[in-house]
This record gives sequence, C1' cells and structure tokens, in this order.
RNA sequence: CUCUUAUCAAGAGUGGCGGAGGGACUGGCCCUGUGAUGCCCGGCAACCGGCAAGUUUAUUCUUGCAGUGGUGCCAAUUCCUGCAAAGUUACGGACUUUGACAGAUGAGGG
Repeated sequence: CUCUUAUCAAGAGUGGCGGAGGGACUGGCCCUGUGAUGCCCGGCAACCGGCAAGUUUAUUCUUGCAGUGGUGCCAAUUCCUGCAAAGUUACGGACUUUGACAGAUGAGGG
C1' cells in the first nucleotide's frame, strides 16, 4: 500500500506540559488565547488475547467474568454533506428514509 471481515446513535478529567491551530477530503457548519493540534498523567470501552460454562467434525460457535497483556478511543451520529433510489412538499428548493461510496478502528491475509 492492498484484500477479506466485524463495528461505527452509547461511554470517557474544572489535571500537568505547551503554545496555534484543529474537526481525513469537498461544500457547509463548528471547536479554539475562558487556550486548539500534540505530549504526559488520568479515564472509557471491551476488538484481539486471558479465564469459566455450554456447544461443535473443529480453540467451531455462543454466553459470562476480569481488565494485570496487545490495540483503540475520550467536542458535535463517522458533526452534517458529497453518489443512487424511494417518499413528502407552500413545486422554490427543501425535507425524510434506505442503500452505496469514502473514512476510522480491530482481527486475519497478500
């Protein structure tokens, strides 16, 4: 970098350092010197791993437990939106729903 697969409406500090930008991209709309991004500490969650029970041809699947291990995450639904379909409508655009696309993270593979 790419492929497969699962998840993405919940949750997480009135701390320290540090100083200007940040929310992937587009268009919006926001956050930010009442200090952003980042780092540390702290926390959340429970994908992998661990333990237990049941189950399977099969560590196959399900459920539960802990959270000391490996990741992840801690403004706003993945902040909304971008493509397509259906529906509604004061037919001006707009609104609603669903599905793709894109993105993020985990676990496998190349």